[in-house]
RNA sequence: GCGUCAGGUUCGGGAGAAUCCGGAAGGUCGCAAGACCCGAAGGUGCCGAAGGAGCAACCGCCCCGGUAAACUCUCAGGCGCAAGGGACCGUAGCUGACGA
Numbered sequence: 001g002c003g004u005c006a007g008g009u010u011c012g013g014g015a016g017a018a019u020c021c022g023g024a025a026g027g028u029c030g031c032a033a034g035a036c037c038c039g040a041a042g043g044u045g046c047c048g049a050a051g052g053a054g055c056a057a058c059c060g061c062c063c064c065g066g067u068a069a070a071c072u073c074u075c076a077g078g079c080g081c082a083a084g085g086g087a088c089c090g091u092a093g094c095u096g097a098c099g100a
Base pairs, nucleotide, nucleotide: 002099003098004097005096006095007094009092011090012089013088018044020043021042026037027036028035029034045079046078047077051075052073053072054071058066059065060064
């Protein structure tokens, strides 16, 4: 230097689900009465692609245990836009292990 595996770095792509009820705090207009914007707690409903948990075939030393997921569960997280997060895919390179 090459190949395989693992880890993390850079850049790009990256979905889903109530603008539901509720109205704390704050802001704007107004002489006022009020009107409007934004929207915390809580409740209900919902989503799954951070993380977490569960299981089949198969395997074993066969009581039992090992072992998956994008499947399932929703503990966590999330549900207007934006932001953020985001499994996974691609790009460029880095580190480590193994191999001829």
Predicted 3D model of a 100-nucleotide RNA (Glycine riboswitch aptamer) from Tabrizicola aquatica. It matches the Rfam family "Glycine riboswitch aptamer". Rfam describes the family as follows. This family represents the bacterial glycine riboswitch. Glycine riboswitches usually consist of two metabolite-binding aptamers domains with similar structures in tandem. The aptamers cooperatively bind glycine to regulate the expression of downstream genes. In Bacillus subtilis, this riboswitch is found upstream of the gcvT operon which controls glycine degradation. NCBI's taxonomy places the organism under Bacteria, Pseudomonadati, Pseudomonadota, Paracoccaceae, Tabrizicola. The coordinates come from a structure-prediction model, not an experiment, and the mean pLDDT is 84. Of the family's consensus pairs, 89% are formed in the model.